A computed fold for a 98-nucleotide RNA from Alkalibacter rhizosphaerae, annotated as SAM riboswitch aptamer (S box leader).
RNA sequence: ACCUUAUCCAGAGUGGUGGAGGGACUAGGCCCGAUGAAACCCGGCAACCGGCGAUAUGCAAGGUGCCAAUACCUACAGAAGAAUCUGAAUGAUAAGGA
Numbered sequence: 001a002c003c004u005u006a007u008c009c010a011g012a013g014u015g016g017u018g019g020a021g022g023g024a025c026u027a028g029g030c031c032c033g034a035u036g037a038a039a040c041c042c043g044g045c046a047a048c049c050g051g052c053g054a055u056a057u058g059c060a061a062g063g064u065g066c067c068a069a070u071a072c073c074u075a076c077a078g079a080a081g082a083a084u085c086u087g088a089a090u091g092a093u094a095a096g097g098a
Base pairs, nucleotide, nucleotide: 002097003096004095005094006093007092008091013042015041016040017039021032022031023030026075027074028073029072043067044066045065048063049062051059052058071090076087077086078085079084
């Protein structure tokens, strides 16, 4: 890299370093950012796995993960069109498989 399953409208900073980008990819939008982006540290959130527990919608941050906006929105299909909704695709994360 690939396959399967589950989840993706909840939650999380008035901190330090840093110094111009960032919001996955392409396109179009719309945003965030010198009142400080990415990244790193600290801090925090969260119960997927593991642990405890006697099963509860429980406890707990050990392994991951995450900390603007729904996965920021749209793109493909259906509901005649618009708006809107649903589904898919793609992606992310976890657990398992090969």
The RNAcentral record of the sequence draws on Rfam.